[in-house]
RNA sequence: ACAGAGAACUCUGGAGAAACCCGUUUGGGUGCCGAAGGUGCAAGGCAAAAGCCGAAUCUCUCAGGCAAAAGGACAGAGCAAAUUUU
Numbered sequence: 001a002c003a004g005a006g007a008a009c010u011c012u013g014g015a016g017a018a019a020c021c022c023g024u025u026u027g028g029g030u031g032c033c034g035a036a037g038g039u040g041c042a043a044g045g046c047a048a049a050a051g052c053c054g055a056a057u058c059u060c061u062c063a064g065g066c067a068a069a070a071g072g073a074c075a076g077a078g079c080a081a082a083u084u085u086u
Stems, first nucleotide, its partner, number of pairs: 003085003009078005018030001020029003031066003037062001038060001040058001044053003
């Protein structure tokens, strides 16, 4: 110097479930969803043992959500810091 990976940021796409009920609006109740976040663990690893570590769109439903808007895992494109590879 060229090329690749690459956080953050920008744009685009992006599911599910009551526009429920009572009260009267800072509250309460019933049913439900799974894709922010969080909980749990299989293989495997560590340990003398107890036990610990340990993935997901799985699981729980704590948080969140159940018209639209917003949010939204994830995906594509752009830009690209630190760092790293050749």

RNAcentral holds the sequence, with entries from Rfam and Ribocentre. Glycine riboswitch aptamer from Candidatus Apopatosoma intestinale, 86 nucleotides, folded computationally. Taxonomically the source falls in Candidatus Apopatosoma (Bacteria, Bacillati, Clostridia, Eubacteriales). The coordinates come from a structure-prediction model, not an experiment, and the mean pLDDT is 79.